The part of an RNA shown here (large-subunit ribosomal RNA, half B) has 1215 nucleotides and comes from an uncultured Thermoproteales archaeon. The coordinates come from a structure-prediction model, not an experiment, and the mean pLDDT is 84.

Context: one part of a larger RNA
């Protein structure tokens, strides 16, 4: 010290994000419950009584016996339950166990259910309920390449499938947009077909019809979806029923709200609170509410959110005692990590937070128990973020593609009729300018032509220019018509060709329609052959062709960038600059262009001279056109700037096209130094223009105005091929043009991932730090003002100048093989730009309070309401409720409220998937300490022989203290008054620290006593249930409880002052001297000789004896220096009994000469009167003074004690 458990004074949520955890309650019986309600329900609402044991009565069930026994009654016994009455004990009677706290509103989800197996149980999905859309069955919709198979052996009151989510009251307007459904003359619109070009042909072109489709037209919202600006108006003001305008496809009804949706925002106002960002209830121009994406309201439900209240409480003030496991000690096994090291500390340095570097300091060597600052600890190649021509998953009007699926058409495919185009071929019929008798379609023949039935009459068809034509049928039975004659460009009777239109017949094709059955399909029967029904040349099937197609596949989805993204183009180029006087040079450096234009605005030749400015001049004015002078350029020069240009490059005019055609080189793009289109410029030859000629012209006064391959395509180009030659075509070489790539040396090409993934990256953000300091905070110069005058009592503009590194940025220097990030607890220490205390000056100080400034950093800076907060803002105290720093100190210390994975709602954007410094409810916090460091605790070796003991105090820690109220000085000094001090004295608090336990409180799992169930037991004692519960409670531990917690002296700071010169005065200072702070050293508490300068003082041992032995001296006794065993010896350790001392160690005490500890004795306590026995005892039975009975008296008793004392039983023996 951790877990897990018991108890606790007053207080009673003040803890905290939140009462988290705990506590309270709890069983049955009776009473007695509100609001609200969908009438069930809320209800166990809430809130009370009662509950043991013993005695007796009663009542009920039910069993055995027995009475005359039968089912009823009677008796006698037993078992259970009910109930009453009476008496008794306790602190307490569901006495253990087991066993709901409750209420009061709000969100939200109707409910019960269901879900992320291992971080989310949830307002998510589910769900009865509405509603919409698809399906008549070989259907629809789903699996499957099919074959087949599920829904289903069901059939609309069934099956799919979207949405929405009980009930209640309701769901408003928009069809423009995208979608779905229908229509469709018309337009677009593939193959196949059919025409037509291509040699008559194949390939191929063209043209025709023409299907879904789509364009058109509509209709559709409980299909995706969407539901406006401005302006003016009422006799106070406000407001805005009312008007005016601009737009839509249409402009948010009804409701509902700062709300799970309100950005601003803690809106406002009410209510609860001493005090409320949260909450409840209003209001609503509502950033950005609304109605089946459902709105709105709702009883019941809810391990769902959020507030409030009772009760209760160790969550808290604020801690404290017991118990039990662990830690610790002994023994056994042993991970990760680490195998640089003789592993301090400050400053400073350094790739910018170093145990190793530099300077100071510290520092005998070892171990053992804590603790968790530090080893940018451990643990996972960082999940955020970038980066990758790196993946995935998902979306979709991104780009290809594929299955479905819609549709033509060909085969599988036959028969017959109807209509209807087309074409061929035949038959008929029509054909009107004008003129003409008259309806003349062209051309030839032609003089007849008609009984093969005229004219005229009836009837019917048909075409008409409305005049008439022309056909059939019926009468009729030879009239009549041409020739001729008139008109006319043509002349008619009649034959026989042709044109157009139209009709009808036959053939072909081709559309449509109806009917057939034999292919195909089903269906029934059958063992098969097949048969019967049914559908039918459709459907299915292939084949080829169009649509449509995120339902699937495949992929892309630039770069540059003070980080990415948003925006920008610095992306491809032209001119100054920047550019540091050669060249060259960079930034999202700074000022500006280009993506064209011109047939003249180009070439030549000739000839002019401009802008202004003076003067003169009719309308004419400053300016119109004219004249004269001056005029270097102040104009012009298509097009930026810039370098140019005056008999020109500029202006005006002639002629003309050189704005050729070939090659070749040079420069430039691209400095030097390789490369492509692009640009320029020079030579040559060709063949032109203008000029008298020299000469000039390969566009433009110059420098911008640009574009690969592959692929189409083009060219009075030039060359080859298509296997004899011509020829349609058709394909290639070369040369030269077009189409383009502006990410402009040039892929074909959208998003979104918080469901992610890999590989890097401190090359590059977010957080800490380094640097910097606009910007933050503090200071100064100056002194405009003001302050009644008076710049400086106070306050202090504009300007200017530091300072700090707590703001917010700027920057990319550490660090991506991880330095965890807000706040909060905890807890320690620094700063001073001082809130308080304490010294001291100035005051626009009288006193009192103040206000401004000097010095000061010791020690103090609290308690509550709101919010994750930090900051604020509120409450109620205070001396005083200070600012700041340590990695915005502190997550191997806690906590996890916020932020910031996975899960849902709402608003908002988005077509989606899916975002959103916007809200909202959830939601895994790992580590055994190896070094250092800290706090304790041994243990060794030094300290010049050893050892006991007592000391000094170098040095270190400490705050051991800190502050207020009262009284008194005093109603005193001051002061008109009011009002009111001060040195000095004295009491009382509170905050904090050491220390103690006599008191009071608390614990007391030693102890005592009650009581419950059990169990064992005759009875007393007794195990177990949390020590079972509960009532006391010694000793120890403790707070909340008792005790101390100072006065002096020294130097000192601002500041006061003394003598006093420099400066004859003045001056606190320059020499000298005094005083002056809670602050500095001491006085005072603790540690302390490892204080290596290892200290002092006392006292005890040792140098003794004995054996062995070396060396000097001496004649020699002996003497001096050593070495080795043994024996003695101060002390001290071990064992061994023990302690209020203790993790181990240590430390104290005791060991027979002994009271250390047991163990007895006694005191003293501490619980409450013990077994046992007498008596009594509510009533009962009863032979009778005998029994059965909860309890009561006799009794400070009986039990017990870690305390005081005695006392050698026991055990410290022996060593």
């Nucleotide at each position: 010290c951790c877990c897990g458990g018991g108890c606790c004074a007053g207080g009673g949520a003040a803890c905290u994000c939140g009462g988290c955890a705990a506590a309270u309650u709890g069983g049955c019986c009776c009473c007695g419950u509100a609001a609200c309600u969908u009438c069930g329900g809320g209800a166990g609402a809430a809130g009370g009584g009662g509950u043991g044991c013993c005695u007796g009565c009663g009542g009920c069930u039910u069993u055995c016996g027995g009475g005359u026994c039968g089912a009823c009654c009677c008796u006698g016994g037993g078992a259970g339950c009910c109930g009453c009455a009476g008496g008794u004990c306790g602190c307490a009677g569901u006495g253990g166990c087991a066993a709901g706290g409750g209420g009061g509103a709000c969100c939200u989800g109707a409910c019960u259910g269901u879900u992320u197996a291992a971080c989310a149980a949830a307002a998510a999905c589910a769900u009865a309920g509405g509603u919409c859309c698809c399906c008549g069955c070989u259907a629809g919709c789903c699996c499957g390449u099919a074959a087949g198979g599920g829904u289903g052996u069901g059939u609309a009151c069934g099956g799919g499938g979207g949405c929405u989510g009980a009930a209640u009251c309701c769901u408003g307007g928009c069809c423009a947009c995208u979608g779905g459904c229908g229509g469709u003359a018309c337009g677009u619109g593939a193959a196949c077909c059919c025409c037509g070009g291509g040699u008559a042909c194949a390939a191929c072109c063209g043209g025709g019809c023409g299907a879904a489709g789509c364009g058109c037209c509509g209709c559709u919202g409980a299909a995706g979806g969407c539901c406006g600006g401005g302006g003016g108006u009422a006799a106070c003001u406000c407001u805005g029923a009312c008007c005016c305008u601009c737009u839509u496809a249409a402009g948010g009804u009804a409701g509902c709200c700062a709300a799970a949706u309100g950005c601003c925002u803690u809106g406002c106002c009410g209510g609860g609170u001493a005090a409320g960002u949260u909450c409840c209830g209003g209001c609503g121009u509502g950033c950005a509410u609304g109605a089946a994406u459902g709105g709105a309201u709702c009883a019941a439900c809810g391990a769902g959110g959020u507030c409030c209240c009772c009760a209760c409480u160790g969550u808290c003030c604020c801690g404290g005692c017991c118990c039990g496991g662990g830690g610790c000690c002994c023994g056994g096994c042993g991970a990760a990590c680490c195998c640089a090291c003789c592993u301090c500390c400050a400053g400073g340095u350094g790739c910018a937070c170093a145990g190793u570097c530099c300077u100071g300091g510290g520092a005998c060597u070892c171990c053992c128990g804590a603790c968790g600052g530090g080893g940018c600890g451990a643990g996972a190649a960082g999940u955020c973020c970038c980066u990758a021509u790196g993946g995935a998953g998902c979306u979709u009007c991104a780009c290809a593609g594929c299955a479905g699926c819609c549709u033509g058409u060909c085969g599988u495919u036959g028969c017959g009729g109807g209509g209807g185009a087309g074409u061929g071929g035949g038959g008929g019929g029509u054909g009107c300018a004008g003129a003409g008798c008259g309806u003349a379609g062209g051309u030839g023949g032609g003089a007849g032509c008609g009984u093969c039935g005229a004219a005229g009459c009836g009837g019917g068809g048909u075409c008409u220019c409305c005049g008439g034509g022309c056909c059939c049928c019926g009468u009729g039975g030879a009239u009549g018509c041409g020739c001729c004659c008139c008109u006319g460009g043509a002349a008619c009777a009649c034959c026989a060709c042709c044109c157009a239109c139209u009709u009808c017949c036959c053939g072909c094709u081709c559309c449509u329609c109806c009917g057939c059955u034999a292919a195909c399909c089903c269906g029934c029967c059958g063992g098969g052959a097949g048969g019967c029904g049914g559908g039918g040349a459709c459907a299915g099937c292939g084949g080829c062709a169009g649509g449509u197609g995120g339902g699937c596949u495949g992929u892309u989805u630039g770069g540059c960038u003070g980080g990415g993204g948003c925006g920008g183009c610095a992306c491809a180029c032209c001119c100054c600059u920047g550019a540091a006087a050669a060249g060259a040079u960079a930034u999202c450096g700074g000022g500006g262009g280009u993506g064209c234009c011109c047939u003249a605005a180009g070439c030549u030749c000739g000839g002019c001279u401009c802008a202004g400015g003076c003067g003169g001049g009719u309308c004419a004015g400053a300016a119109a056109u004219c004249c004269g002078c001056c005029g270097u350029a102040g104009a012009g020069u298509g097009u930026a700037a810039g370098g140019g240009c005056a008999a020109a490059a500029g202006c005006c005019g002639g002629g003309c096209u050189g704005a050729c055609u070939g090659g070749g080189c040079u420069c430039u793009u691209g400095a030097a130094c390789g490369c492509a289109a692009g640009g320029a410029g020079c030579c040559c030859a060709g063949g032109c223009g203008g000029g008298a000629a020299a000469c000039c012209g390969g566009g433009g006064c110059c420098u911008a105005g640009a574009g690969a391959a592959c692929g189409c395509u083009c060219g009075u180009g030039c060359c080859c091929c298509c296997a004899c030659c011509a020829g349609u075509g058709g394909g290639g070489g070369c040369c030269g043009g077009g189409c383009a790539u502006g990410a402009c040396a040039g892929a074909a090409a959208a998003g979104u991932u918080a469901c992610c993934c890999u590989a890097g990256g401190a090359a590059u953000a977010a957080c800490c730090g380094g640097c910097u300091u606009g910007u933050c905070g503090c200071g100064g110069g100056u002194g405009a003002g003001a302050g009644u005058c008076c710049c400086c009592a106070u306050c202090g503009a504009c300007c200017c100048c530091g300072c700090g590194g707590u703001u917010u940025g700027g920057u990319a220097c550490c660090c991506a093989g991880a330095c965890g990030u807000c706040g909060u607890c905890u807890c320690u220490u620094c700063c001073c730009a001082u809130c308080c205390u304490g010294g001291u000056g100035g005051u626009g100080c009288a006193g009192c309070a103040g206000c401004c400034g000097c010095c000061a950093a010791g020690g103090g800076u609290g308690g509550g309401g709101c919010u994750g907060c930090c900051c604020g803002c509120c409450c109620a105290u205070u001396a005083a409720a200070g600012g700041g720093g340590a990695a915005c100190g502190u997550g191997a210390g806690a906590u996890g409220g916020g932020u910031u994975c996975a899960g849902a709602c709402c608003g908002u954007c988005g077509c989606g998937a899916g975002a959103c410094a916007g809200g909202u409810c959830g939601g895994u916090c790992u580590c055994u300490a190896c070094c250092u460091g800290u706090c304790g605790g041994g243990a060794g070796c030094g300290u010049u022989g050893g050892c006991c003991g007592c000391c000094u105090g170098a040095g270190g820690g400490g705050a051991a203290g800190g502050u207020g109220c009262c009284c008194u000085c005093a109603g005193u000094a001051c002061g008109a008054g009011a009002g009111g001090a001060a040195c000095g004295g004295g009491g009382c608090g509170c905050c904090g620290c050491g220390g103690c336990c006599u008191c009071u409180a608390g614990u007391g799992u030693a102890c005592c006593g009650g009581u419950u169930g059990u169990c064992c037991g005759g009875c007393a004692g007794g195990g177990c249930a949390a020590c079972g519960c509960c009532g006391g409670g010694c000793a120890g531990c403790c707070a909340c409880g008792c005790c101390g917690u100072g006065u002096g002296g020294g130097a000192u700071a601002a500041c006061c002052g003394c003598u006093g010169a420099a400066u004859g005065c003045a001056u606190c200072u320059a020499a000298g001297c005094g005083g002056g702070a809670a602050g500095c050293c001491c006085u005072c508490c603790c540690c302390g000789a490892g204080a290596c300068g290892a200290g002092g003082c006392g006292g005890c041992c040792g140098u003794u004896g004995u054996c062995c032995u070396g060396g000097g001296g001496g004649u020699a006794a002996c003497c001096c220096c050593g070495g080795g065993g043994c024996a003695c010896g101060a002390g001290g350790g071990c064992u061994c009994c023990c302690g209020u001392a203790g993790a181990a160690g240590a430390c104290g005490g005791g060991g027979u000469u002994g009271a250390u500890g047991g163990g007895g004795g006694g005191g003293c306590g501490g619980u409450g009167u013990a077994a046992c026995u007498c008596c009594c005892g509510a009533g009962g039975g009863u032979u009778u003074u005998c029994c059965c009975g909860a309890g009561g008296g006799g009794g400070g008793a009986g039990c017990c004690g870690g305390c005081c004392c005695c006392u050698c039983c026991c055990a410290a023996u022996c060593g």